[in-house]
């Protein structure tokens, strides 16, 4: 110094002015509404993100449903551990790429059935087209053969021997694949040993399907709790009012009663909450201390407008809350490690 490669931080900055949504204090009245219950004055303070985003997983709360057990369906799938929980993270094991720091991997069975596999090819699963070898009636037939050559993503375990008429795990050695015992790890596994000639014969399980584990259902428009009008049923009552005077008749009123609509409050932000320090742990993530409180609408608040500066500004705007993935993102910068080349 060039390349690179993990883990990270920020996300234009300052000030002033009007303005919009909470929230606290002060004031103690006024407005609107049947009521519940809202708004209105003044000051201080607060007010979007790393992704708020997709709504793909997972808990938390809610509200229904549940003796118990099986079936049907759904998700995951290599060990271990973290967690409230996970399809997420850690650390490992196994594999594949990179000289390397490091990165990927949906990674149980196709030695249980089953299905499927264009096209080429004789043959796509218990293969004889050429060749090769034997006979025989010898430009042909009929056995025999999986060394060779052709096709094809893939062709019946690789390679070297020995064997043989030519060949063949037919036999043997290594190598692979399967199992046995043994040793080392909690495990995946790994090293060693002896056996099986391998009919376990190609691939596919993000193909039915098998095995192991696990899942109740909806979801803040959930849920709770006040609650008009109108309608219903009741009582007040044989009173009272309207239908130009009386009489029937008939429409009305006041109380309540039950439902639970408009509407209104809660659910709603104090939390598996954030910082800092000590401290177990290789790590994910605990443990303890101390300080702080940091949006909460309900049609839905974050904006305008000057001024100064600059490297001139990306994705992208909270709606119950949290914990992941994933998906977009102008750029600026921290730190550790790898490789190459230079100097000293």
């Nucleotide at each position: 110094a060039a390349a690179g490669u993990a883990a990270g931080a920020c996300a234009a900055a300052u000030g002033a002015u009007c303005g919009c949504a909470g929230c606290u204090g002060c004031a103690a009245u006024u407005u609107c509404g049947a009521a519940a219950g809202a708004a209105a004055g003044c000051a201080g303070g607060u007010g979007a993100g790393g992704a708020a985003a997709g709504u793909c997983c997972g808990g938390g709360c809610u509200u229904c449903a549940c003796a118990g057990g099986g079936c049907a369906g759904g998700g995951u799938g290599c060990c271990a551990g973290a967690u409230a929980a996970c399809g997420u993270c850690u650390g490992g094991u196994g594999g594949a790429g990179g000289c390397g720091a490091c990165u990927c991997c949906a990674a149980g069975g196709c030695u249980a059935g089953u299905g499927c596999a264009a096209c080429a090819g004789a043959a796509a699963u218990g293969a004889a087209c050429c060749g090769c070898c034997a006979u025989a009636u010898u430009u042909u037939a009929u056995g025999g053969u999986a060394a060779g050559g052709g096709u094809g993503g893939a062709a019946g375990g690789g390679c070297a021997g020995u064997g043989u008429a030519a060949g063949a795990g037919a036999c043997u050695a290594c190598c692979g694949c399967c199992g046995u015992u043994g040793u080392g790890g909690u495990a995946a596994c790994a090293c060693a040993u002896c056996g099986g000639g391998c009919a376990u014969a190609u691939g596919u399980a993000a193909a039915c399907c098998c095995c192991a584990c696990u899942c109740g259902a909806a979801g803040c428009a959930a849920g709770a709790c006040c609650g008009a009008a109108c309608a219903u049923g009741g009582a007040c009552a044989u009173a009272c009012g309207g239908c130009g005077g009386c009489c029937c008749g008939u429409c009305g009123g006041u109380c309540c009663u039950a439902g639970g609509u408009a509407g209104g409050u809660c659910g709603c932000u104090g939390g598996a909450g954030a910082c800092u320090g000590u401290u177990g742990g290789u790590g994910a993530c605990g443990a303890c201390a101390g300080u702080c409180c940091u949006a909460g609408a309900u049609a839905g608040a974050u904006g305008a407008u000057c001024a100064u500066u600059c490297a001139c500004g990306a994705c992208a705007u909270a709606a119950c809350c949290c914990g992941g993935c994933u998906u977009a993102u102008c750029g600026u910068u921290u730190u550790g490690c790898u490789u190459u080349u230079c100097u000293c």
Overview:
This is a predicted structure of a 344-nucleotide RNA (Bacterial RNase P class A). It was read from a public genome assembly, where an Rfam model found it. Its Rfam family is "Bacterial RNase P class A". Rfam's curators write: Ribonuclease P (RNase P) is a ubiquitous endoribonuclease, found in archaea, bacteria and eukarya as well as chloroplasts and mitochondria. By type it is a ribozyme.